[in-house]
RNA sequence: CAGCGCGUAGCUCAAUUGGAAGAGCAACUGACUCUUAAUCAGUAGGCUGGAGGUUCGAAUCCUUCCGCGCUGGCCA
Numbered sequence: 001c002a003g004c005g006c007g008u009a010g011c012u013c014a015a016u017u018g019g020a021a022g023a024g025c026a027a028c029u030g031a032c033u034c035u036u037a038a039u040c041a042g043u044a045g046g047c048u049g050g051a052g053g054u055u056c057g058a059a060u061c062c063u064u065c066c067g068c069g070c071u072g073g074c075c076a
Base pairs, nucleotide, nucleotide: 001072002071003070004069005068006067007066010025011024012023013022019056027043028042029041030040031039049065050064051063052062053061
């Protein structure tokens, strides 16, 4: 420098290929328990990496930038 892949909740990942975001763990509250743990019930937590574009409608499609990873190339 080029190609490809990834970026979504604190963490690990979904989202049927455009109809508006969910699960597990963690956190918090309550129940149970002498207390803790475990178990059960519930609650909160997201401008879907940034910015533009297309569309009635974008996590999803297009452009560009940023970050991470893999492969290849160059190295005077």

Predicted 3D model of a 76-nucleotide RNA (transfer RNA) from a Terriglobia bacterium. The RNAcentral record of the sequence draws on ENA. Model confidence (mean pLDDT): 80 of 100. NCBI's taxonomy places the organism under Bacteria, Pseudomonadati, Acidobacteriota, Terriglobia. It matches the Rfam family "tRNA". Rfam's curators write: Transfer RNA (tRNA) molecules are approximately 80 nucleotides in length.